[in-house]
Transfer RNA from a Minisyncoccota bacterium, 73 nucleotides, folded computationally.
It matches the Rfam family "tRNA". Its family is annotated with triplet codon-amino acid adaptor activity in the Gene Ontology. Rfam describes the family as follows. Transfer RNA (tRNA) molecules are approximately 80 nucleotides in length. By type it is a transfer RNA.
The coordinates come from a structure-prediction model, not an experiment, and the mean pLDDT is 80.
C1' cells in the first nucleotide's frame, strides 16, 4: 500500500435476512427479607463508533472517516 471481518448498556451477547416502546444475562442504585452481610424477590438505571446518502421507515442497505483484528505484498 491492497483485500477481508468486526464495532449495540460498565461487561458478555441477541435483534426472525428494512417495520411498532432495540431486548437478555451480569453489573450498578433503591426497597423487602436478615441481628449484619450474602443469597432470594421487587423496582429502577443505562446502548446502535462518527458523518452523509437511499427509503414512508435504517442497528440492518450504500458510501467516507475512526478504532480493533486477520491475510497478501
Nucleotide at each position: 500500500g491492497c483485500c477481508c471481518c468486526u464495532g449495540u448498556a460498565g461487561c458478555u451477547c441477541a435483534a426472525u435476512c428494512g417495520g411498532a416502546c432495540a431486548g437478555a444475562g451480569u453489573g450498578c442504585u433503591g426497597g423487602u427479607c436478615u441481628u449484619c452481610g450474602g443469597a432470594a424477590c421487587c423496582a429502577g438505571u443505562g446502548a446502535u463508533g462518527c458523518g452523509a446518502g437511499u427509503u414512508c421507515g435504517a442497528a440492518u442497505c450504500u458510501u467516507g472517516c475512526c478504532a480493533g483484528g486477520g491475510g497478501c505484498a